[in-house]
The RNA shown here (small-subunit ribosomal RNA) has 1515 nucleotides and comes from a Dehalococcoidia bacterium. Rfam family: Bacterial small subunit ribosomal RNA.
């Protein structure tokens, strides 16, 4: 540089951020199962479970060219009683001896944790049938024996006797080139190997066929060596447990012997005590291993169906047999289970071979064909034999391939769904034209796979050809996010969904249905397991100060690591060669099937291997060195640094004794308790234990725990400084060993004060607590356990590099000086700020949490659990180690914004406070709430409802009851149809009335056609009837909503761009000093500016001017209605920072916003209202709709809210007098005059109103008189009798007026409201609403006041700060115990299995070992008889499988009852903790308590706030 390879992440903890950190899903993949579907073909695979148990049939035969006999048939000769019989020859089934095979092949994965497997390696310690090669031989004898005959036994299997016979069956002899021993010699090598050279000793064979002179083939038998297979040994590798730490007696070794092909304790005697083991022995669990396959970027992880290679087993267990090979799946003995047969006596059997059956199971196939190929076994060959094999059949079980058609085809069809009603949308999709034939059906043809004439199971199979005719062929799964893909009904936390989050309580893209969409496709989900994502075990690749995680602390052992410079080796380690890593699979290349899976060929990959060569930098080893790591010597120094002894003074407390008298003592406040028997309080003497004021400091010392009066012995460590020695002697440290605060325990002692426990006294709803009186353990001291703490810097050690400054403890040098200080520098320790850097932030920075190094300890979601066992220590309390089951979708760190806080500063508010008047107490009114009722319609419900919607319910109003009553409707639109005696309607009948009926009478307008007109024909409007759409609904839903409102609150705050700071949420801005009514407004700042609020602009009152003006006339003035000036801290003076401003004066009507009102920010309160409107959506439709009489909203034991009139002399009565504003008026206000005590009543001028009237109004005032402290001459409710007035209508249920009655009430408990000036507080006017009705409410004028030191405190607000575990945001979170269910789990008298060993005991087959008096052919001696050699039976014993009995021991299973744990909807008790959480939490340990907790020693900050000290940064 090229060029190959190459790694994606989301959901979900919060109000929001960032980290930790655990679920969780996207992808691949299966010997798979399931649902629901399902045309073809190819290639592959198919009991994963019960190594449970099996009917049938088949899977290992072959050889007549070893070898004797032989049936069936055929052929020949003799016999012949004509049935047949013998004999020869051919022939050769079937059995039999022999010989090879049966030890391959074929299954299955129980066991095994091993040299079993995988790699390399060694056998000088070894076998090897068949086959190759190579050399020598195959000569002469014997002897039995099945088969077969003949007799027996027995159901049967099967078997006994007796005769006879052959061999390539078996037995001696002969010979021996090699080979084998065994002995001498010497060579190389060297564990028992090869050569040579002499001498010994023993040892061998078998025939068959062919033509047959004598060839040939085939066997056989000794020997060399070959391939090919196998035994053995050895380095390396190979799962999970230490809650499995010791384990072994043939065990380790040794000599001998025996055994084997062979090395060996393999096996036995004897000897000696050793071997194995924290690198994990010995137990226990799992599991055939592997080439390889899935993942995977790789490292790795998980696997080990199928095909290869080893191993292992063959109903379970043991033997040995034969054999070249077995301790032998389809062979053999015994034991045990099981099964079948039995005549009961004994037998038989082994599918983990193909196929099958039956169980079990979610689940896995044909009781096919064929030896044609390929391989195998015998045979000399033909051959047979071969469920190995090759083929077919079942199964979408997977991998590949290929079709259900292709083109045209808008009326965008019918339908379906959605719809704002327009229309989309399915959709060129269909129909319908026009093509083709993969596939499919029918019919011809017809392989290759065969080397060799013929012989093909697959197969009439691939494949060709021709026809036929869109024909035979499309599902599944999704659609809230993550994750492509939306809408409609349905359902109402049901009824389902769900991988995580999570949907579902009437508008559900999430549940069910459809339409529509998305993905994948002969499939498609779902479901189980694996890898990944998961850097979530991190070797590549994590971390431990607060998120899990640094052991309390040393001192040390193994181990791991190590300073400078030479030389040497060459283990590591680099290089190359070599040899191997089977084949199949992987990758690349090329080929064969129409592709494609599949498959053939070729090269590459692929090992921590092995060996040979070399190279020497690092690391190891080895030797020489060196002095800087380390340590020593020496000369100073500090020190609460250990351990003992002694001694001191002060204070408590108590004993005695004087003085004194009534309290003391203790608290928030009491009280219990001391005390007249003399206390406290003092004064003088005395015991006794315990701690050690000031000094004193963040200060010193020590490993840590921890250590403080003085003295003195003893002792352990540091720091300086010199550079005098030794010469890496270091460093960490698993185990181990020691130390180790406080409670605690054990013995003896001491015991002044304090004080768990206890008591008692308070407090409280209780108060086993805080608090007060008292008090024993314990604190002290000896000595011995105990071994734990927030044992903390929550931060292991040790070494070395990397900015300063500044304090301080000890020690040195320079400098200077007489000297000490001062001043500079070096080293060690403590501390603070701080650069870089490093943190998720906080924070940490040379005493690092930065930068590396080397070593130790520890983490791996949260509960459960600092537990359970079990083991180990402890007198004991307990301590160390340390789990599962179940449960959640989190637990958590840091920091942010914001809410709170019985946190803190500042500030404000009629918030207190000071005043003044009221409510709460009386009657009465109005409203609520309750309760009442046919109804008492609805709403509103702390503040922010309750004289509020309602500015006014006798009908009406209205919505509520009750009863009559109408149905296209009381209203609106459009529609069908009808309509001149039509609409409309006097009058009449029922009726409360609404309605119903009858009904004289009777129209109008437009067009056209006739007619002078009258009229008269058609058609139409309007109205009527009718029909159908509709109309209506104060029904619901304020939690579907719009609009309007309250409220915090007229409180001063609320955002915005840009820039800046932070990984971010965010922060700054906007915090600070000031000041202001104010985020006003100055100054200052990483800010600079701007919006929305504040203020101003607007209204009005007050001064002045000036304009204009009606309403008798005039008009300065007032008035009314414009339009201006006027007020800005503008002057002066002090104050402050020259600043904003501020204090006071001076002018001035007004002074610091001059009074008042409108104006209500971001937003909070799912506030409040579908009944004002309006609005979705849902519900009613002869009614939930309309008419309409009469009720009812007014009901009445209560409560409670807002008011009015009061209790009286500031007062009440009576007369006399005076002063206003704002409003109002034509179906209205109403004058004057008259009448009535009076409401009022007649009256009608005036007046659409600055002119009239309401109202020449006012009241309280003010002047007189009267009443005198009482239930009154106060106060008026109630109650009767008489009027008045509106209004159809005063009965329920109006207001008024006279006359008569004459309650309660005597200043109002806890509590609690309004107002700071023209304001409280007091009079009294008008106006809305209204017919009528006002103690309300909305104005309006008149008389007029007290107080405010002053922010401590109560409310409520606003601003920083501070803590939090709150965020639905203190009305928050939350802890335990009770009780109640469910679930899993410890204990536990027992009870039931299971597994491995022990120890006795009996002991099958069988090998070996010894005997073998019973039987014995071969070979020896013998004429023979008989002997001998040799065998065989039996019998003896080691050794054994299993049996039995026996204690233990491991691990399950269950159990009366029992512990606690987890979870569950609103259960019951109290409040522990989160703020100072109301006693600050929290801890380790003792004791007490229903419980949470409490208190007692001792620790910690991971406590808030206040003060003080000290130190730090700036200046």
């Nucleotide at each position: 540089u090229u060029g190959c390879c190459a790694g994606a992440g989301a959901g979900u903890u919060u109000g929001a951020u960032c980290c930790u950190g655990g679920c969780u899903c996207a992808g691949g993949g299966u010997g798979a199962a399931c649902g629901c579907u399902g045309g073809c073909g190819g290639u592959g695979c198919g009991u994963c479970u019960a190594a449970u148990g099996c009917a049938u049939g088949c899977a290992a035969g072959u050889c007549g060219a070893g070898c004797g006999a032989u049936a069936a048939c055929u052929u020949c000769g003799g016999g012949u009683u004509c049935g047949c019989c013998c004999g020869g020859a051919g022939g050769g089934a079937g059995a039999g001896c022999g010989g090879c095979g049966a030890a391959c092949g074929g299954c299955u994965g129980a066991g095994u944790a091993a040299c079993g497997c995988g790699u390399g390696a060694g056998u000088a310690a070894c076998c090897u049938a068949u086959c190759c090669u190579u050399g020598a031989g195959u000569g002469g004898g014997g002897u039995a024996u099945a088969a077969c005959c003949u007799g027996g036994a027995g159901a049967g299997a099967u078997u006994c006797a007796g005769g006879c016979u052959a061999a390539u069956c078996c037995c001696g002899c002969a010979u021996a080139c090699g080979a084998u021993c065994c002995c001498u010699g010497g060579g190389c090598c060297c564990u028992g190997g090869c050569g040579c050279a002499g001498g010994g000793a023993g040892g061998a064979a078998a025939c068959c066929c062919g033509c047959u002179u004598g060839c040939g083939g085939g066997g056989c038998u000794c020997u060399a060596g070959g391939a090919g297979g196998g035994g053995c040994u050895c380095g390396c590798g190979u799962c999970c447990u230490a809650u499995c730490a010791g384990g072994u007696a043939g065990u380790u070794g040794g000599c001998g012997a025996g055994g084997u092909a062979a090395c060996g304790g393999c096996u036995c005697a004897c000897c000696a005590a050793g071997c194995c083991g924290a690198a994990g022995a010995c137990g226990g669990g799992u599991a055939g291993c592997u080439g390889g396959u899935c993942u995977g970027a790789g490292a790795a992880g998980a696997u080990g169906g199928u095909c290869a290679g080893c191993c292992a087993g063959a109903g379970g267990g043991a033997g040995a047999c034969u054999g070249a090979g077995a301790c032998a799946c389809g062979g053999u003995u015994c034991c045990c289970a099981c099964u079948c047969c039995u005549a009961c006596g004994g037998g038989a059997g082994g599918c983990a071979g193909c196929a099958g059956c039956a169980a079990a199971g979610a689940a896995u196939u044909u009781u096919g064909g064929g030896c044609a190929a390929u391989g195998g076994g015998c045979g000399a060959a033909a051959g047979c034999c071969u469920g190995a094999c090759c083929c077919a059949g079942c199964g979408a079980c997977a991998c590949c391939g290929c079709g259900u058609g292709g083109g045209g085809g808008a009326u965008g069809a019918a339908g379906g769904c959605c719809c704002u009603u327009g229309g989309g949308u399915c959709g060129u999709a269909a129909a319908c034209c026009c093509c083709u034939u993969u596939u499919u059906c029918a019919a011809g043809g017809g392989a290759a796979g065969a080397g060799u004439a013929a012989g093909g199971a697959c197969g009439g199979u691939a494949c060709c050809u021709u026809g036929a005719g869109a024909a035979u062929a499309a599902g599944c799964c999704c659609c809230g996010g993550c994750u492509a893909a939306c809408u409609a009904c349905g359902u109402g936390c049901c009824a389902g969904c769900a991988g995580c989050c999570g949907c579902g309580g009437u508008a559900a893209u999430a549940c069910g249905u459809a339409g529509g969409g998305g993905g994948c496709g002969a499939g498609c989900g779902u479901u189980a397991c694996c890898c990944g994502g998961a850097a979530u075990u991190a070797c590549u690749g994590g971390g431990c100060g607060u998120a899990a995680a640094g052991a309390g602390c040393g001192c040390g052992u193994a181990g791991g690591c190590g300073g400078c410079u030479g030389a040497g080796u060459a283990a590591g380690u680099c290089a190359u060669u070599u040899g191997u890593g089977a084949a199949a699979g992987c990758u690349c290349c090329c080929g064969g099937c129409u592709u494609a899976a599949c498959u053939g060929g070729g090269a590459g990959a692929g090992g921590u291997c092995a060996a040979g060569u070399g190279a020497a930098a690092c690391u190891g080893c080895u030797u020489a060195g060196c002095u800087g790591g380390a340590g020593g010597g020496c000369a100073g120094u500090a020190g609460a640094g250990g351990a003992a002894a002694g001694c001191g003074g002060a204070a408590u407390u108590c004993c005695c004794g004087g003085u004194g008298u009534a309290g003391c003592g203790g608290u928030g406040a009491a009280a219990u308790g001391c005390g007249u028997a003399g206390a406290u309080a003092u004064c003088g003497g005395g015991a006794g234990g315990a701690a050690c004021a000031c000094c004193a400091g963040a200060g010193g010392c020590g490993a840590a725990g921890g250590c403080g009066g003085c003295u003195u012995u003893c002792u352990g460590g540091g720091c300086u400084g010199u550079g005098c020695c030794u010469g890496a002697c270091g460093c960490u440290g698993a185990g181990g060993c020691g130390c180790g605060a406080g409670a605690g325990c054990g013995u003896g002692g001491g015991g002044a004060g304090c004080a768990a426990a206890c008591a008692g006294g308070a407090u409280u709803a209780g108060a086993u607590a805080c608090c007060c009186u008292g008090g024993u353990a314990g604190u002290c001291c000896a000595c011995g356990c105990c071994c734990u703490a927030a044992a903390c810097g929550a931060u292991g050690g040790a070494u070395g590099c990397u900015a300063g400054g500044u304090a301080u403890g000890g020690g040195g040098g320079g400098u200077a000086u007489c000297g000490a200080c001062c001043c500079c520098c070096c080293c060690c320790g403590u501390g603070c700020c701080g650069u870089a850097g490093c943190u998720a932030a906080c924070g940490c920075g040379a005493u690092a949490a930065g930068c590396a190094u080397c070593c130790c300890g520890c983490c791996u979601g949260g509960g459960g659990a600092c537990u359970a066992c079990g083991g180990c220590c402890g007198c004991a309390a307990g301590g160390c180690u340390a789990a599962a089951a179940c449960u959640c979708a989190a637990a958590g760190g840091a920091a942010u914004u914001g809410a709170c806080g019985g946190g803190g500063g500042c500030c404000c508010g009629c918030a207190c406070a000071a005043g003044c008047g009221g409510u709460g107490g009386a009657g009465c009114g109005u409203g609520u709430g309750g309760u009442u009722u046919a109804a008492u319609u609805c709403g509103a419900u702390g503040c922010u409802a309750a004289g509020c919607g309602a500015a006014g319910a006798a009908c009406c109003u209205u919505a509520c009851c009750a009863g009559g009553g109408c149905u296209u409707g009381a209203c609106a639109u459009g529609u069908u149809a009808g309509u001149a005696g039509u609409a409309g309607g006097a009058a009449c009948c029922c009726g409360a009335a609404a309605g119903g009926g009858u009904g004289a009478c009777g129209a109008u307008c437009u067009c056209g056609g006739g007619g002078u007109a009258a009229c008269u024909c058609g058609g139409g409007a309007a109205g009527c009837u009718u029909u159908c759409a509709c109309a209506g609904g104060u029904g619901c839903u304020g939690c579907a909503u719009g609009g309007c409102u309250g409220u915090c609150g007229u409180c001063a705050g609320c955002u915005c761009g840009u820039g800046c700071c932070g990984u971010g949420a965010g922060g700054u801005g906007u915090u600070g000093g000031g000041u202001u009514a104010a985020g006003u407004c100055c100054c200052g700042c990483a800010a600079c500016g701007a919006g929305c609020g504040c203020a101003a602009c607007c209204c009005u009152c007050g001064u002045c001017g000036u304009u204009a003006g009606u309403u008798a006339u005039a008009u300065u003035c007032u008035c009314u209605a414009g339009c201006g000036a006027g007020a800005c801290a503008g002057c002066c003076u002090c104050c402050c920072a020259c600043a904003a401003g501020g204090a006071g004066g001076a002018g001035g009507a007004a002074g610091g916003u001059g009074g008042g009102g409108a104006u209500g920010a971001c937003g909070u309160c799912a506030a409040g209202u579908c009944a004002g409107c309006a609005u979705g959506g849902c519900c009613c439709u002869u009614a939930u709709g309309c008419c309409c009489u009469g009720g009812g909203c007014u009901a009445c034991a209560c409560a409670c809210a807002c008011g009015c009139u009061a209790c009286a002399a500031u007062g009440g009565c009576c007369g006399g007098u005076a002063c206003a504003a704002u409003g109002g008026g034509u179906u209205g206000c109403u004058a004057a005059a008259g009448c009535g005590c009076g409401a009022g009543c007649u009256g009608g001028a005036g007046c659409c109103a600055a002119u009239c009237c309401c109202a020449c109004c006012a009241a309280a005032g003010c002047c007189g008189g009267c009443c005198u402290c009482a239930g009154u001459u106060g106060g008026a409710a109630u109650u009767g009798c008489a009027g008045g007035c509106u209004g159809c209508a005063a009965c329920c249920c109006g207001c008024c007026u006279g006359c008569a009655u004459g309650a309660a009430c005597g200043u109002g408990g806890a509590a609690u409201c309004g107002c700071u000036a023209g304001u409280a507080a007091c009079c009294g006017c008008a106006g809305g609403u209204c017919a009528g009705c006002a103690c309300a409410c909305u104005g309006c004028g008149g008389u007029g006041a007290a107080u405010a030191c002053g922010u401590u405190c109560c409310c409520g607000g606003g601003c920083c700060u501070u803590g939090u575990a709150c965020a639905c945001a203190c009305c928050g979170c939350c802890c335990g115990u009770c009780a109640c269910g469910u679930c899993a789990u410890g204990g536990a008298a027992g009870c039931c299995g299971a597994g491995a060993a022990c120890g006795a005991u009996u002991g099958a087959a069988g090998u070996c070992a010894c005997u073998g008096a019973g039987c014995u052919a071969a070979c020896c001696c013998g004429c023979a008889a008989g002997g001998g050699a040799g065998g065989c039976a039996g019998g003896u014993g080691c050794c054994g499988a299993g049996g039995u009995c026996g204690g233990g021991u491991u691990u399950g299973g269950u159990a009366a009852c029992u512990g606690g744990g987890a979870c569950g909807a609103a259960g019951u008790c109290g409040u522990a903790a989160c703020a100072a959480g109301g006693u600050a939490g929290c801890u380790g340990u003792a004791c007490c308590g229903g419980a949470a907790g409490g208190u007692g020693c001792g620790g910690c900050u991971g406590g808030a706030u206040c003060a003080c000290c000290u130190c730090c940064u700036u200046u």

Taxonomically the source falls in Dehalococcoidia (Bacteria, Bacillati, Chloroflexota). The coordinates come from a structure-prediction model, not an experiment, and the mean pLDDT is 84.